Overview:
This is a predicted structure of a 492-nucleotide part of an RNA (small-subunit ribosomal RNA, central domain) from Saturnispora saitoi. Rfam family: Eukaryotic small subunit ribosomal RNA.
Context: one part of a larger RNA
């Protein structure tokens, strides 16, 4: 590994990118016929056997004929690789053997090799047995059987196979082949009476050019991926300019004795006019209704309008590339709220704090004040029940009606500025969900949590009784708070 589990029992990193690693679409030589040899069924017979009255039955029994299926070897179908070197046989043609070269591995078959004891296991009456490797037998100057066998991962060696998997070859042809032709260059056997020199011819390498030969040489275009183009779509992002009511404050005018607040009160404010009414102005925060089992975004998240900037899923396309892909240690970006630092701003709300109550007490719940904070800018922090408590990619398995977005048809109604728009219906791709029912599940439930003992699609992460403990210690990051990594003793 075969062969665990991860919604809720322990356990999917908050999210995205991404290197190593692991994994990765289809296709390239198959088929037909014949001969021979095994193997397996079938049909019709004969012999053998049993019961026996014609006849019936049984076959790992023996055997004949016919036809069928599949396997192996050889041959034919353009099809046994071609060349170099050496040897053997042969008068010769030719045949045959060996060595080298012809892509390289993984994989698999067989073999050699691989201490013994041990293990499994054969033989053997240790009296049985655990053991041991002994023993047995006549016709005894003795004869004679044994002391097997298996297994021995991986790696290495040799060998048959060529399915599967990987890599390679010819694209600026510097490609292959040659019965060619011509150059450049190297080597030098033999023959020119002998020796020496030079040059040519000839023979053999190598390289270049021309010519010739060839079906000359680029696999598809994955309901994989990427790019391009197009019209839309969205509360996606950033910036900028504006808007809205409300709370609070200030001012002006008016009225008047209470107002607040509560379960009930009080703290509190009020003829120096509170509360309240009308109007104006200022300031900061927020964006009601519309708002939905609706949308967008990787997640965190995003809700007033206009404009600007860049981006995006989905859809459509007889456009382009051609494996470019998937998942991912290390590493990196983003990351609610709270918190930290430096500024700005401070309406409302409000940790801490102060008070009035309540109460046995109340350091709370309720009330009145109230600082930090919540807002903006610039930086840190890097965590959440960051939840769908459900990792990503791919395939398959089922019916329905709604709904968001795109596309293609189709007719009907309404509106129309004649461009079109809305509604009702059909098909299709892609979303957020829902209902019913399978399968699954301990159940709750769930089209995924199904296709799992009928167990194997690919890759990553995590868990192994409860506490101690996300503690101590070490490392590292951080201004700090703290984060990441992360035990043990002991206890049960």
């Nucleotide at each position: 590994u075969u062969g665990c589990a991860g919604u809720u029992a322990a356990a999917a990193a908050g999210c995205g990118c991404g290197u190593a690693g692991c994994u990765g679409a289809a296709a390239g030589u198959u088929g037909a016929c014949g001969a021979c040899g095994g193997c397996c069924g079938c049909a019709c017979g004969g012999u053998c056997c049993g019961c026996a009255u014609u006849g019936c039955g049984a076959g790992c029994a023996c055997u004949g004929u016919g036809g069928g299926g599949g396997c192996g070897u050889c041959g034919u179908u353009u099809u046994c690789a071609u060349c170099u070197g050496g040897g053997a046989c042969u008068c010769a043609c030719g045949u045959u053997c060996c060595a080298g070269u012809a892509a390289u591995u993984a994989c698999u078959u067989u073999g050699a090799g691989a201490a013994a004891a041990u293990u499994a296991g054969a033989g053997u009456g240790u009296u049985c047995a655990a053991a041991g490797c002994a023993g047995g037998c006549c016709u005894u100057u003795g004869c004679u059987c044994g002391g097997a066998u298996a297994g021995u991962a991986c790696a290495g060696c040799a060998u048959g196979g060529a399915a599967u998997a990987a890599u390679g070859g010819a694209a600026u042809a510097g490609g292959a082949c040659g019965u060619a032709u011509g150059g450049u260059u190297c080597u030098a056997u033999u023959u020119u009476g002998u020796u020496g020199g030079u040059u040519u011819c000839u023979a053999g390498g190598a390289c270049c050019a021309u010519c010739g030969u060839a079906a000359u040489g680029a696999u598809u275009a994955a309901u994989a991926g990427g790019g391009a183009u197009g019209g839309a779509c969205g509360g996606g992002g950033c910036g900028u300019c504006a808007g809205g009511u409300a709370u609070g404050g200030u001012c002006a005018c008016g009225u008047c004795a209470g107002a607040g607040g509560u379960g009930a009160a009080a703290u509190u404010c009020u003829u120096a006019g509170a509360u309240u009414g009308u109007g104006a102005c200022c300031g900061g925060a927020c964006c009601c209704a519309c708002u939905g089992c609706u949308g967008c975004g990787u997640a965190a998240g995003c809700g007033u309008g206009g404009c600007g900037c860049a981006a995006g899923a989905a859809c459509a396309u007889u456009c382009c590339c051609a494996u470019u892909a998937g998942u991912a240690a290390a590493g990196c970006a983003c990351g609610a709220u709270a918190g930290u630092u430096a500024g700005a701003g401070g309406a409302g709300u409000u940790a801490a704090g102060a008070u009035g109550a309540u109460c046995a007490g109340a350091u709370a719940c309720c009330g009145u004040c109230g600082u930090a904070g919540c807002u903006c800018u610039a930086a840190c922090u890097g965590u959440a029940a960051a939840c769908u408590a459900u990792g990503a990619u791919g395939a398959c398995u089922a019916g329905g009606g709604a709904u968001g977005g795109g596309g293609c048809g189709u007719a009907g109604u309404u509106u129309u500025u004649c461009g079109a728009a809305a509604c009702u219906g059909g098909c299709u791709c892609u979303g957020c969900a829902c209902c019913u029912u399978a399968g699954c599940g301990a159940a709750a439930g769930u089209a995924a949590a199904g296709u799992u003992u009928u167990u194997g699609a690919u890759c990553u992460c995590u868990g192994g009784g409860g506490g101690g403990a996300g503690u101590a210690u070490g490392g590292u990051c951080g201004c700090a708070a703290g984060g990441c990594u992360g035990a043990a003793a002991c206890u049960u």